[in-house]
């Protein structure tokens, strides 16, 4: 320097254009004399930026970090 791949809640992972899940961590009840655990809720997420599009996590460029290969 060239190409190629990957970026979603704290952590791990789905999601092929129309409500962004899921587990496990948090948190609040309930349950137990008390802990744990089991149940039932709640809260947090689509890297940045621009295009197409009635609508973009998602499809197109372009910047970032990460990682492979070549050089």
């Nucleotide at each position: 320097g060239c190409g190629g791949g990957u970026g979603u809640c704290g952590u791990a992972u789905a999601g092929u254009g129309g409500u962004a899940g899921u587990a496990c961590a948090g948190c609040u009840g309930c349950c137990u004399u008390c802990c744990a655990a089991g149940c039932a809720g709640c809260a947090g997420g689509c890297a940045c930026g621009a295009g197409u599009u009635c609508g973009a996590u998602u499809c197109u460029c372009g910047u970032c970090a990460c990682c492979c290969g070549c050089a």

Annotation
The prediction has a mean pLDDT of 84. Predicted 3D model of a 71-nucleotide RNA (transfer RNA) from a Pseudomonadota bacterium. It matches the Rfam family "tRNA". The family's RNA type in Rfam is transfer RNA.